[in-house]
């Protein structure tokens, strides 16, 4: 230098052909329970879907660029 893949909650991830409330598990907070803790059960908070722009009636999803991470190839030494 060229190519490919990934970025969604603190963490690990799902999200179908773009379609109408952005989710699961775990963690965190509160409650029930217990002398107390843990487990279990119930409830709750937590999100600029990496960033910028574009397409569209509508974008987490499509397109372009940027940033970060990973892999392969080439070059130099």
């Nucleotide at each position: 230098g060229g190519g490919c893949c990934c970025a969604u909650a603190g963490c690990u991830c799902a999200g179908u052909u773009g379609g109408u409330g952005a989710g699961a598990g775990u963690g965190c907070c509160g409650g029930u329970c217990u002398c107390a803790c843990a487990u279990a059960c119930c409830g709750g908070a937590g999100g600029u879907c990496a960033c910028u722009g574009g397409u569209u009636c509508a974008a987490g999803u499509c397109c372009a660029g940027u940033u970060g991470g990973g892999c392969c190839c080439a070059c130099c030494a």